[in-house]
């Protein structure tokens, strides 16, 4: 601020890194090449991780007709249409191999 901690889940992207792949690169066997091992290296790759204030379905919720349960209130179902808003933000700390817009957290603060 709202009717409402509106904040449930999914599949993405900015963004991370570095466990596996793959790249470079050093050493080792080898006369060399391929290629075998042992390492460095994040590197516009691939897997992996991912947003409260990024982005699309879905869910759910609010509200509007209109059908329906014999009429009216109320309640339920069904279709159909509208709404679901704002949002600045550490430092430390966790976790998986590691990082981080992830989590602590829409917290401290700050306006």
């Nucleotide at each position: 601020u709202u009717a409402a901690c509106a904040a449930g889940g999914c599949g993405c992207u900015a963004g991370g890194g570095u466990u596996c792949c793959g790249g470079u690169u050093g050493g080792u066997a080898u006369c060399g090449c391929u290629u075998u091992c042992c390492g460095a290296u994040g590197c516009u790759g691939g897997u992996c991780c991912g947003a409260g204030a990024g982005c699309g379905g879905c869910a759910g919720c609010c509200u509007u007709g209109c059908a329906g349960g014999a009429g009216a209130c109320a309640u339920c179902u069904g279709c159909a249409g509208g709404g679901u808003a704002c949002a600045c933000g550490g430092c430390g700390g966790g976790a998986c191999a590691a990082a981080a817009g992830c989590c602590c957290g829409g917290g401290a603060g700050a306006g």
This is a predicted structure of a 111-nucleotide RNA (Guanidine-I riboswitch aptamer) from Acidiphilium sp. Its Rfam family is "Guanidine-I riboswitch aptamer". Rfam's curators write: This family represents a conserved RNA structure found upstream of the ykkC and yxkD genes in Bacillus subtilis and related genes in other bacteria. The coordinates come from a structure-prediction model, not an experiment, and the mean pLDDT is 78.